[in-house]
A computed fold for a 130-nucleotide RNA from uncultured Occallatibacter sp., annotated as c-di-AMP riboswitch aptamer (ydaO/yuaA leader). Model confidence (mean pLDDT): 82 of 100. The organism belongs to Occallatibacter, within Bacteria.
RNA sequence: AGCCGAGUUCCGGGCCCAGCGCCAGGAAGCCGGGGACCCAAGUUGUUGGGGCGAAUCCUGCGGAUCCCGCCGGUAGCGCUGCUCUUUCUGCGCGAGCCCGUCAGCUCACCCGGUAGGCCUCAGAGAGAGG
Numbered sequence: 001a002g003c004c005g006a007g008u009u010c011c012g013g014g015c016c017c018a019g020c021g022c023c024a025g026g027a028a029g030c031c032g033g034g035g036a037c038c039c040a041a042g043u044u045g046u047u048g049g050g051g052c053g054a055a056u057c058c059u060g061c062g063g064a065u066c067c068c069g070c071c072g073g074u075a076g077c078g079c080u081g082c083u084c085u086u087u088c089u090g091c092g093c094g095a096g097c098c099c100g101u102c103a104g105c106u107c108a109c110c111c112g113g114u115a116g117g118c119c120u121c122a123g124a125g126a127g128a129g130g
Base pairs, nucleotide, nucleotide: 002118003117004116008028009027010026011025013023014022015021016019029114030113031112032111033110034109039104048102049099050098051097052096057073058072060070061069062068063067076093077092078091079090082129083128084127085126086125087124088123
């Protein structure tokens, strides 16, 4: 200077190590959950059910066969550098966590989050803009 992601901006108070500091807050923006009529669904039962997220599912092999591990695929997702849309090319991801027996959609209304992790990489065509 950039990338993934909702994860950004501002305001006052207290503290002392006086800082891009710490603590507890407020607001805006963005994100997520719960929640009627109507509509949808005949739903659940130890095969519980559900949520965030792109992150699901499958063959084979091994194990302790619920599940875990490995190779290979895959739904889906991201990047490809002035920005957006799109086509090609190339390169990656395809995890993890949470609720706790309970939740379809859903006006009003209610509740919560505002993190964390990366990068030295900068190819091409079309349209629009700057």
RNAcentral holds the sequence, with entries from MGnify.